RNAcentral holds the sequence, with entries from ENA. Predicted 3D model of an 87-nucleotide RNA (transfer RNA) from Parathielavia appendiculata. NCBI's taxonomy places the organism under Eukaryota, Ascomycota, leotiomyceta, sordariomyceta, Parathielavia. Rfam family: tRNA. Rfam classes the family as a transfer RNA. From the family's description: Transfer RNA (tRNA) molecules are approximately 80 nucleotides in length. Gene Ontology term of the family: triplet codon-amino acid adaptor activity.
RNA sequence: GCCGGAAUAGCUCAGUGGUAGAGCGUGUCACUCGUACCUUCAUUCUGCGAAAUGACAAGGUCCACGGUUCAAUCCCGUGUUUCGGCA
Numbered sequence: 001g002c003c004g005g006a007a008u009a010g011c012u013c014a015g016u017g018g019u020a021g022a023g024c025g026u027g028u029c030a031c032u033c034g035u036a037c038c039u040u041c042a043u044u045c046u047g048c049g050a051a052a053u054g055a056c057a058a059g060g061u062c063c064a065c066g067g068u069u070c071a072a073u074c075c076c077g078u079g080u081u082u083c084g085g086c087a
Stems, first nucleotide, its partner, number of pairs: 001086007010024004018070001026057005032050005063079005
C1' cells in the first nucleotide's frame, strides 16, 4: 500500500428497515445465618456483616459524519479505532 471482518449497557454478546435485548456484573428489598447493644423467662425489634435464592431497579448520542427512505443500530459512501490476510 491492497483486501476482508469487527465497533450495540461496566464486561461478553444477540438483534438486522417499523418501541433496543439477554447473560454476567452493580444497587435496593425479601428470606436465612452470624454478631453488637437494650430488654426479657425466652424472643421480637434495631445496627453491622455474610453466602445462596428470589423480586424489583438503574445503566445505551447502537464509533463519527453524510446519503437513500415515510421511517436507519440495520442499506450505501467516507473517515476513525481494532483484528486478520496479502505484498